[in-house]
RNA sequence: GCUGGCGUAGCUCAACUGGUAGAGCACCGGAUUUGUAAUCCGAAGGUUAUGGGUUCGAGUCCCCUCGCCAGCU
Numbered sequence: 001g002c003u004g005g006c007g008u009a010g011c012u013c014a015a016c017u018g019g020u021a022g023a024g025c026a027c028c029g030g031a032u033u034u035g036u037a038a039u040c041c042g043a044a045g046g047u048u049a050u051g052g053g054u055u056c057g058a059g060u061c062c063c064c065u066c067g068c069c070a071g072c073u
Stems, first nucleotide, its partner, number of pairs: 001072007010025004019056001028042004049065001051063003
C1' cells in the first nucleotide's frame, strides 16, 4: 500500500428482511437477614466510533475519516 471483519450502556454481547435500542453482569435504591453474602423486586444508565448520503423512516443500506484485529504484498 491492497483486501476482509469488527466498533451499540461501565464490561460481555443481542437487535432476524430498514419500522418503539434490549439482555446478562456491575453500580444505585428497596424487601428478606441480628448483620453480611446469596435470593427477590425496582430504578438509573445510549448523540449505536466520527461526518455525510439514500429513505416517510437507518444500529441495519451507500460513501469518507478514525480505531482495533486478520490476511496479502

Transfer RNA from a Myxococcota bacterium, 73 nucleotides, folded computationally. Lineage of the source: Bacteria > Pseudomonadati > Myxococcota. Model confidence (mean pLDDT): 80 of 100. Its Rfam family is "tRNA". The family's RNA type in Rfam is transfer RNA. It was read from a public genome assembly.